[in-house]
Context: one part of a larger RNA
RNA sequence: UGACGGGGGCCCGCACAAGCGGUGGAGCAUGUGGUUUAAUUCGAUGCAACGCGAAGAACCUUACCUGGGCUUGAAGUGCAGAUUACGUUACCAGAGAUGGUAAUCACCUAGCAAUAGGAGAUCUGUAGAGGUGCUGCAUGGCUGUCGUCAGCUCGUGUCGUGAGAUGUUGGGUUAGGUCCCGCAACGAGCGCAACCCUUAUCGUUAGUUGCCAGCGAGUCAUGUCGGGGACUCUAACGAGACUGCCCGGGUUAACCGGGAGGAAGGUGGGGAUGACGUCAAGUCCUCAUGGCCCUUAUGUCCAGGGCUACACACGUGCUACAAUGGAUGGUACAGAGUGCAGCUACCCCGUGAGGGGAUGCGAAUCACUAAAACCAUUCUUAGUUCGGAUUGGAGUCUGCAACUCGACUCCAUGAAGUCGGAAUCGCUAGUAAUCGCGGAUCAGCAUGCCGCGGUGAAUACGUUCCCGGGCCUUGUACA
Repeated sequence: UGACGGGGGCCCGCACAAGCGGUGGAGCAUGUGGUUUAAUUCGAUGCAACGCGAAGAACCUUACCUGGGCUUGAAGUGCAGAUUACGUUACCAGAGAUGGUAAUCACCUAGCAAUAGGAGAUCUGUAGAGGUGCUGCAUGGCUGUCGUCAGCUCGUGUCGUGAGAUGUUGGGUUAGGUCCCGCAACGAGCGCAACCCUUAUCGUUAGUUGCCAGCGAGUCAUGUCGGGGACUCUAACGAGACUGCCCGGGUUAACCGGGAGGAAGGUGGGGAUGACGUCAAGUCCUCAUGGCCCUUAUGUCCAGGGCUACACACGUGCUACAAUGGAUGGUACAGAGUGCAGCUACCCCGUGAGGGGAUGCGAAUCACUAAAACCAUUCUUAGUUCGGAUUGGAGUCUGCAACUCGACUCCAUGAAGUCGGAAUCGCUAGUAAUCGCGGAUCAGCAUGCCGCGGUGAAUACGUUCCCGGGCCUUGUACA
């Protein structure tokens, strides 16, 4: 000087408390451990691994296993030599890779020609390729984490023999090393804040594909038509919020409490933004790369299998245990996105998944497109008209192909489960809870992920305690 303390002081955070809803019990989904296996590919392992890499394993992917093949190789570059084609189609053998047969085709330039030059392809040889093989403790790059915590430093000066100190400590204050005051310090840098995006209000400009108040026309009905720019909206530019104003407190300060006006009030809400560093944290399987290793195999092609196994244990979720509910019928209201190998109106067929026709839209024009809610009826507290697992049968769709191993539909079946021990998690407002919708990946496949809107709470006395963190101080046999 740090680090640590079941030392002290001050302060903060859904850290506790106050509340609301969960997990832990059940069934299922998914990841992991373990076990099993020919293989169950590999990585990730306290917080900070475990719906993680994987934004989607039937084949492919695929790295694993079994079997069948190849050896300058599946792809690329160079050199030497040889040939003149390459290719396309069909058939045969084979699980296929591959092998064989037949047909077809027969490069360009110069030259009358012989021939010469060029281009491409194939074969042979060779230099070398190739490796998701090892080392993340050799590395780059990227990322997590403490933590969006308020810290981390430097120059000059001063003090100290020196390591170092001072500044950065102190009194206030702040979300903040934020600002004020004081001070052997005076300044500065990286962080904080602001500048950026979005959202909340208004104005100006603009008016189609959006809108429809007033005027006219038409319809069973609909901005449907003429038209209009008022309104909504769209999207560009502006305005607006700065403790600016008032009162009180405070050291006349910084600032704090209250009020006015205002759409918004004290960083308005949300996002992006992550200092010096820590963990030899993670990644050699994104990529790049040193070293080592393999080179008729640890490379490469193919078929089938596996990654989907299952006495069990854990994590994360979904669905429930019902009446604030289930069922049936009726009636409404979004936002954000996406769409041509696509989204599909409308009509017909089917109980349905879906199928057949057909129309619009490369989209503010057309389409995907709501559910909770509300109204009415029924069920009447039951393992039930709750719950839907499991199983049998019949189907639909995608796709060469759904046996291992897809999703969905219909009929039947109708398990556990009556609110969950110790323990533990999230959340402070348009939040929690609850309800549906979209997107990426994607032929098909989501209870996951990333977004979107609808409905919409309770509680916070407070900082004694638990956890994490910041500053000052103190002790230390630790570095």